[in-house]
Model confidence (mean pLDDT): 85 of 100. Predicted 3D model of a 498-nucleotide part of an RNA (large-subunit ribosomal RNA, domain I) from a Gammaproteobacteria bacterium. Its Rfam family is "Bacterial large subunit ribosomal RNA". NCBI's taxonomy places the organism under Bacteria, Pseudomonadati, Pseudomonadota, Gammaproteobacteria.
Context: one part of a larger RNA
C1' cells in the first nucleotide's frame, strides 16, 4: 500500500419542527405637522453593554375605568433594596412632563453645536416669552416726484416637511422591435417636477342615433383583434349597439348642498366578565396512549401540558359589559362658507404643431403658438370633405354621491403557500457585520433536555485546554462546538492480498 469488516474522527446532508416569512379574505383607517412631525443624536435603572420603554418629573408622573396576587420589561441569573387586598405590578381612556437636532423658524453651522438681541420677573444671573420666509386681510409709514407708487413696519390668519400605493396635471427620454435604419414602434413608458383626496378624475348634451330613437359620467363583459390606421412594413386598433355594477341631479337676484358646535337615538371602536363535561386499569422516565366503564355539546375552531385530550389548562359556542375617549347614521337647532349674472377676441377661418384607433390623408371634430374674426334665439353647433333637405343639440360660467384604483398600516380569519442553500435581503440584535470617497452594495448564523435537574466531589494537566471517574437524567454516542448525524475525507482494530 489494496480490499473487506468492526468501531471511530471529520462533517452537517436528511428526517421531525417552527418563534419569521409570502400570498389572499372580510371589516377598519386612509393620514401625521409650527399646539413643532417623519427620522435621529444624547441621555435616563443600585450594579459595565446591548435592546425596549422613557425624557432632566426620563423602564417612569397624575387621574378615570379594568382585573384581583404577586411584582420592580427583555438577552439574565445573582446580590442589595423596595412595592402590594388601604389593590400593587398589569390592560385601556384622558391628561402632564416631553433635552437636543431636524421643515426647524432668532442668527450662525462641519445635524444633534457655537453666538445673540427685546420684554417680564425677580434670589442679579438665573427663569419665563418673543425674535425665520411667504401669502391674504386690516392699519400705520413713506422714496427718486407735488399727489401718489414702490419699498418698510406693526397685528391677525394661512402655508412650508414627512408619507407606500392609487389619482390629476405639467415635462418628457433611450434601450429595444422593425431581424440593418430614418417616418414608425418601445411610448405619452420609464424619469423628473406640481398639486390634491380617501378615493382622484369625469359628470347631466353645442351627446350619440338615424327618419327608429336612446338620454350625465365611471367601471366590467361583449361588439372586435372586427372597421380602421400603417415605410399598408413592424405594428397600432376604435366606435354603434347589445348585457350588467351603480344610479341623482342641480346652480348662477343664492339652492340643492358643505364644513363645525351642541343635544337625543341607535350602533360601533379602544380594557373586560361568565362560560359545560372523566374515572379506574396496563405499558411507560411522563398518558394524552391500550381496556373498561361514564359525562357535555349553541361548546368535537386552535394552542398548550413529561407520547395522540370535547370533559386538565388557555379557550372555544353562547351570553354580557364602559367612568373616558372617538368613529358612523338619523333628527333637532346654532352657526361658518362656496359659483357670478346664461357667458366675444368667443364661434369660425388661415399657417405651424398637439390630442383623437385615425402617420395630412378626400379628413371631418377636439385642442392652441402667431394673425385675424361672426351671429345673438328670425340665432347658432353638430350628423366624418362638401353643398341642400332633415334630425338633433345650445358651446365659449359653476356644483354633484355610488358603481372604479390602492394598501405604509390595524383587527379577526383563510391556504393542494415555504420550512432555515425555501419563505422577506433579515425566524438569530439585517439593511446589521463587512466592502465603498460616494451614489451605492450587502451577507453568515435557527434546534441540549419533560425539567438545568448545566455534570457537588475525586483524579491527570500549566491554579490550563481536554480527559478519566462519581453524580443528574428515559437517554450523556442528549454534555453545552449539544436532536438526528448521511457522503466525500481521517483513522485504529482484525482478515486476506502484495
Nucleotide at each position: 500500500c489494496g480490499c473487506a469488516u468492526a468501531c471511530g474522527g471529520u462533517g452537517g446532508a436528511u428526517g421531525c419542527c417552527u418563534u419569521g416569512g409570502c400570498a389572499g379574505u372580510a371589516g377598519a383607517a386612509g393620514g401625521c405637522g409650527a399646539u413643532g412631525a417623519a427620522g435621529g443624536a444624547c441621555g435616563u435603572a443600585g450594579u459595565g453593554g446591548c435592546u425596549u420603554g422613557c425624557g432632566a418629573u426620563a423602564a417612569g408622573c397624575c387621574u378615570c375605568g379594568g382585573g384581583g396576587a404577586g411584582u420592580c420589561g427583555g438577552c439574565g441569573a445573582a446580590c442589595a433594596g423596595a412595592c402590594u387586598u388601604u389593590g400593587a405590578u398589569c390592560c385601556g381612556g384622558g391628561g402632564a412632563u416631553u433635552u437636543c437636532c431636524g421643515a426647524a423658524u432668532g442668527g450662525g453651522g462641519a445635524a444633534a453645536c457655537c453666538c445673540a438681541c427685546u420684554c417680564u420677573g425677580c434670589u442679579u444671573g438665573c427663569a419665563g416669552a418673543g425674535u425665520a420666509u411667504c401669502u391674504g386681510c386690516a392699519c400705520c409709514u413713506g422714496a427718486a416726484u407735488u399727489c401718489a407708487u414702490a419699498g418698510g413696519g406693526u397685528g391677525u390668519a394661512g402655508a412650508g416637511g414627512c408619507g407606500a400605493a392609487c389619482c390629476u396635471g405639467g415635462u418628457g427620454a433611450a434601450c429595444u422591435g422593425a431581424a440593418a435604419c430614418a417616418u414608425c414602434u418601445a411610448a405619452g413608458u420609464a424619469g423628473c417636477c406640481a398639486g390634491a383626496g380617501g378615493a382622484a378624475a369625469a359628470g347631466a348634451a353645442a351627446u350619440c342615433a338615424a327618419c327608429c330613437g336612446a338620454g350625465a359620467u365611471u367601471c366590467c363583459c361583449c361588439u372586435a383583434g372586427u372597421a380602421g390606421c400603417g415605410g399598408c412594413g413592424a405594428g397600432c386598433g376604435a366606435a354603434c349597439g347589445g348585457g350588467g355594477a351603480c344610479u341623482a341631479g342641480c346652480c348662477c337676484u343664492a339652492a340643492a348642498g358643505c364644513g363645525c358646535c351642541u343635544a337625543u337615538u341607535g350602533u360601533u371602536u379602544u380594557a373586560g366578565u361568565a362560560g359545560a363535561a372523566u374515572g379506574c386499569u396496563c405499558u411507560g422516565g411522563a398518558a394524552a396512549g391500550u381496556g373498561c366503564g361514564g359525562c357535555c355539546a349553541u361548546a368535537g375552531c386552535g394552542g398548550g401540558u413529561g407520547a395522540u385530550a370535547g370533559c386538565c389548562c388557555c379557550g372555544u359556542a353562547u351570553a354580557c359589559a364602559a367612568a373616558a375617549a372617538g368613529g358612523c347614521a338619523a333628527u333637532a337647532g346654532g352657526u361658518g362658507u362656496u359659483a357670478u349674472u346664461c357667458g366675444a377676441g368667443u364661434a369660425g377661418g388661415u399657417c405651424g404643431g398637439g390630442a383623437c384607433a385615425c402617420g395630412u390623408g378626400g379628413u371631418a371634430u377636439c385642442u392652441u403658438g402667431a394673425c385675424u374674426g361672426a351671429a345673438u334665439a328670425u340665432g347658432g353647433g353638430g350628423g366624418g370633405a362638401c353643398c341642400a333637405u332633415c334630425c338633433u343639440c345650445c358651446a365659449a360660467g359653476g356644483c354633484u354621491a355610488a358603481a372604479u384604483a390602492c394598501u405604509c398600516u390595524c383587527u379577526a380569519c383563510u391556504g393542494a403557500c415555504c420550512g432555515a442553500u425555501a419563505g422577506u435581503g433579515a425566524a438569530c440584535c439585517a439593511g446589521u457585520a463587512c466592502c465603498g470617497u460616494g451614489a451605492g452594495g450587502g451577507a453568515a448564523a435557527g434546534g441540549c433536555g419533560a425539567a438545568a435537574a448545566g455534570a457537588a466531589c475525586c483524579c491527570c494537566u500549566g491554579u490550563g485546554a481536554g480527559g478519566g471517574g462519581a453524580g443528574u437524567g428515559a437517554a450523556a454516542u442528549a454534555g453545552a462546538u449539544c436532536c438526528u448525524g448521511a457522503a466525500a475525507c481521517c483513522g485504529u482494530a482484525u482478515g486476506c492480498g502484495u